This is a predicted structure of a 1565-nucleotide RNA (small-subunit ribosomal RNA) from a Planctomycetaceae bacterium. RNAcentral holds the sequence, with entries from SILVA. The coordinates come from a structure-prediction model, not an experiment, and the mean pLDDT is 81. Lineage of the source: Bacteria > Pseudomonadati > Planctomycetota > Planctomycetia > Planctomycetaceae. Its Rfam family is "Bacterial small subunit ribosomal RNA". Rfam links the family to the GO terms structural constituent of ribosome and ribosome.
RNA sequence: AGAGUUUGAUCCUGGCUCAGAACGAACGCUGGCGGCGUGGCUAAGACAUGCAAGUCGUACGAUCCGUUGUAGCAAUAUGACGGAUAGUGGCGGACAGGUGAGUAAUACAUGGGUAACGUACCCCGGACACAGGGAUAGCGUCGGGUUCCGACUUGUCGGAAUCCUUUGCGAAAGUGACGGUAAUACCUGAUGAGACCACGGAAGGGAUGCCUUCUGUGCUCAAAGGGUGGGGACCUUCGGGCCUGCCGGUUCGGGAUCGGCCCAUGCCCUAUCAGCUAGUUGGUGAGGUAACGGCCCACCAAGGCGACGACGGGUAACCGGUCUGAGAGGAUGGUCGGUCACAUCGGGACUGAGACACUGCCCGGACACCUACGGGUGGCUGCAGUAACGAAUCUUCCGCAAUGGGCGAAAGCCUGACGGAGCGACGCCGCGUGCAGGAGGAAGUCCUUCGGGAUGUAAACUGCUUUUAGGGGAACGAAAACGCAGCGACCUAACACGUCGUGAGUUGAUCUACCCCAGAAAAAGCCUCGGCUAACUCUGUGCCAGCAGCCGCGGUAAGACAGAGGAGGCUAGCGUUGUUCGGAAUCACUGGGCUUAAAGCGCGUGUAGGCGGCCUCGUAAGUGCCUUGUGAAAUCCCCCGGCUCACCCGGGGAACGGCUUGGCAUACUGCGGGGCUUGAGGCAGGUAGGGGUCACUGGAACUCUAGGUGGAGCGGUGAAAUGCGUAGAUAUCUAGAGGAACGCCCGGGGCGAAAGCGGGUGACUGGGCCUGUCCUGACGCUGAGACGCGAAAGCGUGGGGAGCAAACGGGAUUAGAUACCCCGGUAGUCCACGCCCUAAACGAUGCGCACUAGACUCGAGCAACUCUGACGUUGAUCGGGUCGAAGCAAAAGUGUUAAGUGCGCCGCCUGGGGAGUACGGCCGCAAGGCUAAAACUCAAAGGAAUUGACGGGGGCUCACACAAGCGGUGGAGCAUGUGGCUUAAUUCGAAGCAACGCGAAGAACCUUACCCGGGUUUGACAUGCAGGGAUUAGUCCCGUGAAAGCGGGAUGACGCGGCUUGCCGUGGAACCUGCACAGGUGCUGCAUGGCUGUCGUCAGCUCGUGUCGUGAGAUGUCGGGUUAAGUCCCAUAACGAGCGAAACCCUUGUCGUUAGUUGCCAGCGGGUCAUGCCGGGCACUCUAACGAGACUGCCGGUGUUAAACCGGAGGAAGGCGAGGACGACGUCAAGUCAUCAUGGCCUUUAUGCCCGGGGUUGCACACGUGCUACAAUGGGACGGUACAGAGCGAUCCGAGACCGCGAGGUGGAGGAAAUCGUUGAAAACGUCCCUCAGUUCAGAUUGCAGGCUGCAACUCGCCUGCAUGAAGUUGGAAUCGCUAGUAAUCGCGUAUCAGCUAUGACGCGGUGAAUGUGUUCCUGAGCCUUGUACACACCGCCCGUCAAGUCAUGGAAGCUGGUAGUACCCGAAGUCCGCUCAGCCAACCGCAAGGAGGCGGCGGCCGACGGUAAGACCGGUGACUGGGACUAAGUCGUAACAAGGUAGCCGUAGGAGAACCUGCGGCUG
Repeated sequence: AGAGUUUGAUCCUGGCUCAGAACGAACGCUGGCGGCGUGGCUAAGACAUGCAAGUCGUACGAUCCGUUGUAGCAAUAUGACGGAUAGUGGCGGACAGGUGAGUAAUACAUGGGUAACGUACCCCGGACACAGGGAUAGCGUCGGGUUCCGACUUGUCGGAAUCCUUUGCGAAAGUGACGGUAAUACCUGAUGAGACCACGGAAGGGAUGCCUUCUGUGCUCAAAGGGUGGGGACCUUCGGGCCUGCCGGUUCGGGAUCGGCCCAUGCCCUAUCAGCUAGUUGGUGAGGUAACGGCCCACCAAGGCGACGACGGGUAACCGGUCUGAGAGGAUGGUCGGUCACAUCGGGACUGAGACACUGCCCGGACACCUACGGGUGGCUGCAGUAACGAAUCUUCCGCAAUGGGCGAAAGCCUGACGGAGCGACGCCGCGUGCAGGAGGAAGUCCUUCGGGAUGUAAACUGCUUUUAGGGGAACGAAAACGCAGCGACCUAACACGUCGUGAGUUGAUCUACCCCAGAAAAAGCCUCGGCUAACUCUGUGCCAGCAGCCGCGGUAAGACAGAGGAGGCUAGCGUUGUUCGGAAUCACUGGGCUUAAAGCGCGUGUAGGCGGCCUCGUAAGUGCCUUGUGAAAUCCCCCGGCUCACCCGGGGAACGGCUUGGCAUACUGCGGGGCUUGAGGCAGGUAGGGGUCACUGGAACUCUAGGUGGAGCGGUGAAAUGCGUAGAUAUCUAGAGGAACGCCCGGGGCGAAAGCGGGUGACUGGGCCUGUCCUGACGCUGAGACGCGAAAGCGUGGGGAGCAAACGGGAUUAGAUACCCCGGUAGUCCACGCCCUAAACGAUGCGCACUAGACUCGAGCAACUCUGACGUUGAUCGGGUCGAAGCAAAAGUGUUAAGUGCGCCGCCUGGGGAGUACGGCCGCAAGGCUAAAACUCAAAGGAAUUGACGGGGGCUCACACAAGCGGUGGAGCAUGUGGCUUAAUUCGAAGCAACGCGAAGAACCUUACCCGGGUUUGACAUGCAGGGAUUAGUCCCGUGAAAGCGGGAUGACGCGGCUUGCCGUGGAACCUGCACAGGUGCUGCAUGGCUGUCGUCAGCUCGUGUCGUGAGAUGUCGGGUUAAGUCCCAUAACGAGCGAAACCCUUGUCGUUAGUUGCCAGCGGGUCAUGCCGGGCACUCUAACGAGACUGCCGGUGUUAAACCGGAGGAAGGCGAGGACGACGUCAAGUCAUCAUGGCCUUUAUGCCCGGGGUUGCACACGUGCUACAAUGGGACGGUACAGAGCGAUCCGAGACCGCGAGGUGGAGGAAAUCGUUGAAAACGUCCCUCAGUUCAGAUUGCAGGCUGCAACUCGCCUGCAUGAAGUUGGAAUCGCUAGUAAUCGCGUAUCAGCUAUGACGCGGUGAAUGUGUUCCUGAGCCUUGUACACACCGCCCGUCAAGUCAUGGAAGCUGGUAGUACCCGAAGUCCGCUCAGCCAACCGCAAGGAGGCGGCGGCCGACGGUAAGACCGGUGACUGGGACUAAGUCGUAACAAGGUAGCCGUAGGAGAACCUGCGGCUG
């Protein structure tokens, strides 16, 4: 720091996603050790059990225990010392600890204020503590049981111990009476330095009310001289007084600390919450408080708050900080610290320095527990712990040793604060699981091209080390204090006490440094490997199973699933999930935009607000500099230090962006004063104009009415019809009526803010521009709300209504046609008044000002030039346009009329869909408008430009494309191929053109792949290995069989060596057995090679360099000519080049040269009935090799002086002479796995192989390609008469001859061929017959008789003869070929092949036309251009209804829950107020009676809970219903994208299954 993802590609916009960091986490797999941290985020839901606040005997009485003293025989009495305790009393239980429910301000943070306040304990200072009194807890008695002792009247008394403990009432909790008692408890009085209050005086200060100090008078108000230690003198009732130390008490002042209250600023979302408010705002008075205050009350006034967001709703404790980030920010507030709030829910007060009090009190509610049902008890949001909830969060631990807190004089006690330990990888940090050596490299595993490679120095093995865990040992330390023998110092009258120092003694819950021992010993996993993103192979799977953060993988060769091997990353962890920040400049302050991507309000006037010209003075709010205080600590950062390092911790510093105090400065901004004229406005003089409103008025056209003429049609369309017309239309003339709109002028010309404005005249009226430079003196710009205007359609009321025309009716079109076209036609269109308030209301461009090259042009006025005017030119100004510099922009483009550069202000945008929709609110008569979401869903949606492709877009140009012609196909019969059907099988492939007489250039068997049946299994064929071994190969025979095969028999070889020459040995091949393997026309042409078709012999397709463009790309290759051609020329930011075209090659057309057999025969000779037959010749023809020839070369014209074209000459041939071969980049996943080859898959006694038979030839049909015909341009006949070319021939061609009507047969000359054969070419020509008919046409079909090939012609061959003699009389829609030696027509040959179903295919020659010189149309193609929403590329894309499924959501009769209020009712506790003083009571007064006062009781206000009522708001649910989203292959159409076939779209209105259609106005996108 970026990356992936929209496209065929590109640039941009824009969203989604990823890589990073973090966490109080959770889940999965795994897990050695330690340190430091951290751990109920959910149910502020409920809690069993234990503990979490006590302490003081140096405040008090009492009791008990121990020791001890005195008196007594003893019981006992009375002291001293020590200890313990319930109670009284004091202090503390308001801290510490927990939690975050509530709270959006009574909170918090920061800074101030308190002149409006308090403060126990602590500190300092001043003063004081006098005299009395009455109570009350405790305690005792009011009881009993048991035991003991004593006395004696023998059942009583007394005493002691002990138990229940009040005996009563109660289940329990609890609840008394009497008696007497203490205090540092309580009360009264005194004193008053002093405090408070009242009235004064003086000084000082301040901020208005006031404050401070000093002072006078008056009133009111204190206390505990208690506890304790010691003590010389003096006194004593012997207790003490008294003195002294310490601890206390009272009061005043001050301090410190901690608080109360007030103010300012800051502090989340929502305006779909816009108005809120009755103690409300203020005043006066009284009350209340520590204190100000409507805090409370009475009265008076009517205020107060709010767009700078009141009120309402939602959410939330706040901060220091924490996480992230470059920062600014964003998110967050757990642990630690500060503040607040709360303590089961709600209310209340009491006590107190402090509370409205977490483990206090009272009341009400809910809940739980106990209960004898009467009533009680309880509050873990303290520490542990429990169940519940939940994805999820710990031990019912140890200790007060340390730190801190409470009490105490102290010892000490208490302390779940705290210190520790435990549990959890929850986080951070650290350590370890060993280290070194060790092979061209073991085994195993994986891969492999089978050679090898990888795992991998990894292991084994050798040597070494021992952290940590384990075992053993062991100390410093965390501990400082406390206390008191002794000693010293200070204090003192004092050797008391106290303080300081020293010192014997005492204190550790928990942790552990460190040392020793043994042995590599006990210690590695997790995720990932398609791109982003580091890391690749095999196998399995086969759109299945699955993966996935995004893009996307998986449909038989998956680096994406699963497993394995290997690799990468991190490591006691690793991944996943969730959340936050980042990346995201994707809310943009830093730091974005708005013509077309989302985004300028339809336009103006103007309020608040924001911003604002020049000069000057003042001020100093902003601003700058210095300064004061604060910004707690912790955290972050830096430095130093302590734990072995680090995390962690300690110390110091810096920082804490802030707020605040005082001062200085005054450029700028603000504020106040003064001035100015350039901004703005006014004034005067001109001037253009469809600017507006109202009234009047004109002609043309139209329709209607009346009349005339006239007489059959008119009208309308692509063509028609509906319609009108003999009742007289249309047409035409005259007259009249009516309404609407204003031709020409009229111009991208004018005016207006926009909407908009067009005949003429008048009235009224708004604005602009120009000139003058007289006046005002910043009066300005913008503008949230607000107000006004606002096309068309639409609405209301009343008019009007000619034309046009939604709806509607009819006619057409059509598959349909709710449309387009036609005939009618109503609202409406028009007017007045009132609404509506929206448009593609557009320049898709807010308003204002300034600045930044120009050129041309139009409109308006002005000035100068000229003596004047006109014309003209020039100049400055305003307005409307075009083109363009710079710049800007993604590009298109824009460019002084900015989309440039700046300033000011407003509006608006933040992915697509859902949706401008729902709900709510406001407006409207309605239609509807304005405002305006969410759930859900997608990985895009989009802009501009590029290359293609396409268009029922355009231009140019080709082609037998059409046209002009000739002949066909489609009808018939037959042949052949295909489909279909059939079948045991009818093997397979080919499928628009570009499958269909195609693969197949030969299916009777074979072929053959198919079917049935029989047989076979190392195989019909190849290679290798192992074993056997002469058995064999070949030939012959037999049995069985349909054959294959199976079984049997005979004969019997080959090479080499040896040799007794027919034996032995051996070997290869063969054979047999077995193993590897063979085999497959089985699948995949969508895994492939090769080959082929097609566009298309169309003229195209590209590259290098350069240039242009951000880029895809463009240029070149476009343009003007020309060509068959991207052929050539010219021009040119292109210059060149390549593959194609052309040429080179073959055939053919002319000539020449060479050569002359098998060819030829002119001349010469010979011969024959005849024939180059023979001699001879090579002249000619020909053959076959080499050359020549044609190049727009020449002439004329056209053209640009070019290329080229036209005409001509010459020439065998002329503009490519004709034909062929040759097929660019590519397209069609075109065809072929069945030619061949080949990956993968499948099969292996079968899907292989062999054989017999059958089938591929089946036949109701359909199609393609052909043949033959339908006849007279014909058919038949004749030994009538001619003329080819190119082939082929040895298992072959086969002559002459003979036989046969013929097919053919016999026979065999010649011929491996310019020699022989095939071989008679046919049409043609000549003559004769037929005479228009189903025929002397046509030949199908069938019968009979034959021939040939072949092992074999039944299925299933061809040919011949005789006989038979079908359909067919020129072929519907439609469709094919052909432009010259072509079409047509005629025959000949060849391949395959035994034969042939060949009418096919491929060739050959003979005869030999017609038409066109055009490009409108059909088809196809090329180039340029245009549009595009297409790119799988129009066989494209795509819209809506309907039907199905799923999901979320709106409405809805209702049902139901919650929240906050309002009104009323009830009214606990309790404060306050009042009444009572009939009950009770110690202090004071009083001799007493009684009084004062208190308690109690009663009443009143307020008041929680509860109730009633009507609403409001927020949810849940809801029959039914509305639309929406999504969902491989549903239905109907075809709306949009091309002129999308009616251009589209916007607003509005009507209509319609649906997309939509139509009307009106608007826009060009």